Context: one part of a larger RNA
RNA sequence: CAGUAGCAGCGAUAGUCGGGUGAGAACCUCGACGGCCUGAAGAGCAAGGGUUCCUCGGCACUGCAGAUCAGCCGAGGGUUAGCCGGUCCUAAGGUGUACCACAACUUGACUACACCGACGGGAAGCUGGUUAAUAUUCCAGCGCCAUCGUGCAGUAAACGCCGACGCCGUGUGGAACGCUGAGCCGGGCACUCGCCCGGUCGAAUCGUGGAAACUCGUGGACGCCGUCACGGCACGAAGCGAGCGAAACGCGAAACAGCGAAAGUCAGCCGUACAUAGGGCCCGUGAAAAGGCAAGCGCGAUGUCCGUACCGAGAUCCGACACAGGUGCUCUGCCAGCGCAAGGCAAGGCCUGU
Numbered sequence: 001c002a003g004u005a006g007c008a009g010c011g012a013u014a015g016u017c018g019g020g021u022g023a024g025a026a027c028c029u030c031g032a033c034g035g036c037c038u039g040a041a042g043a044g045c046a047a048g049g050g051u052u053c054c055u056c057g058g059c060a061c062u063g064c065a066g067a068u069c070a071g072c073c074g075a076g077g078g079u080u081a082g083c084c085g086g087u088c089c090u091a092a093g094g095u096g097u098a099c100c101a102c103a104a105c106u107u108g109a110c111u112a113c114a115c116c117g118a119c120g121g122g123a124a125g126c127u128g129g130u131u132a133a134u135a136u137u138c139c140a141g142c143g144c145c146a147u148c149g150u151g152c153a154g155u156a157a158a159c160g161c162c163g164a165c166g167c168c169g170u171g172u173g174g175a176a177c178g179c180u181g182a183g184c185c186g187g188g189c190a191c192u193c194g195c196c197c198g199g200u201c202g203a204a205u206c207g208u209g210g211a212a213a214c215u216c217g218u219g220g221a222c223g224c225c226g227u228c229a230c231g232g233c234a235c236g237a238a239g240c241g242a243g244c245g246a247a248a249c250g251c252g253a254a255a256c257a258g259c260g261a262a263a264g265u266c267a268g269c270c271g272u273a274c275a276u277a278g279g280g281c282c283c284g285u286g287a288a289a290a291g292g293c294a295a296g297c298g299c300g301a302u303g304u305c306c307g308u309a310c311c312g313a314g315a316u317c318c319g320a321c322a323c324a325g326g327u328g329c330u331c332u333g334c335c336a337g338c339g340c341a342a343g344g345c346a347a348g349g350c351c352u353g354u
Stems, first nucleotide, its partner, number of pairs: 015033006034351004042331004048311002052309001053077006062070002082144002084307003088121002093116006100108002125142005145303008160293003166281003170277004178269005183200007201258001205253005214243005223233003259264001282286001317326002333345003
């Protein structure tokens, strides 16, 4: 230089007041007020991490300052499965053995056999309660599967079918969610009309219903039938009847289980998942195996082993860090909107992008 530059510049500007604890409090906790996130900064998983989970006791360390707090330090505790996943099956690919090549091999290729290999295939569980910390695992209630044994039925050769499949529209059925109206229960405002808010729940499983498609019978067209669209037909259309036949769909049981302080109903709209039908596209034509069905019913026994805590991220993962980076899947309420956009707000979370 100079009391100068700076102490703003991640669209998340976030706290303030009072109480408590304590030797000590801006940042630990409680309350109120005020804010932030809404396809997330909420909820559930996978990978990875490995005790970080919960409780008690601490503050020398770690924490970009403080700390009575903590993913830190010390101690104790915590992960319960026939039906969630592994375990089983195969895919690309890989490994081993045999055989061969090579002077030779711990090297190299084909073939054969065996095995490994998953986010694909797959026997079977739901609802509620409970812990400081686990729960489709414990407990309660109600179910289901496989194997073995046993009883009954049955004498049943084989074929076959499912598993088992691309992308993009469309029609039909349709839980859930949401919206609208009404009834009922509870609450708020008002204390006259009334208005507003919340709730009105209830699974697997078993039984039954259930459309299209397909098959059969009847029928017998002279241009009819039919679709959102394409179409169909004497190799038999329409019409009529029957068989078979779907959902995570309806109804009943489950369930004077459970849940709720109580009420614990009805109608409509929209329509995701799911089911089904037909269509468009391709110089791309869209797995395999295990296994299952066909192949009944009852009763009893058995169902070992491994995982299961917690984080899953602006602090538990990968980046030397409590790093503005990176990291797969699922769910997604309201207003308005084409919309998972932008904006505002519930539920829930947060005020530690320290």